[in-house]
Model confidence (mean pLDDT): 83 of 100. A computed fold for an 85-nucleotide RNA from Desulforhabdus amnigena, annotated as c-di-GMP-I riboswitch aptamer. The source organism's lineage runs through Bacteria, Thermodesulfobacteriota, Syntrophobacteria, Syntrophobacterales and Desulforhabdus.
RNA sequence: UUUCCGAAAGGGCAAACCCCGGGCAACCGGGGGACGCAAAACCACAGGGCCCGGGCAUGAACUCCGGGACGGCCGGGUUGCCGAA
Numbered sequence: 001u002u003u004c005c006g007a008a009a010g011g012g013c014a015a016a017c018c019c020c021g022g023g024c025a026a027c028c029g030g031g032g033g034a035c036g037c038a039a040a041a042c043c044a045c046a047g048g049g050c051c052c053g054g055g056c057a058u059g060a061a062c063u064c065c066g067g068g069a070c071g072g073c074c075g076g077g078u079u080g081c082c083g084a085a
Stems, first nucleotide, its partner, number of pairs: 005083002012037002017032006035072001041078003045075001047073001048070001050068005
């Protein structure tokens, strides 16, 4: 120095829940709040479940098609702080 790894220190992020706002919805933004996180940083590329519309009918589910949303569901790619064992 690199890869694995994850003790310490400094710093970072922020689940549930509450308030305000946006969206038909999934969900998102801001504030409060911390369950957790070494990639809980970035990219919807693959899988996955979720929402809306269509096929679709009295209604619903499965499947199919289209659109959306989730990275704190999981692979992959890119980048990256510290350095005990």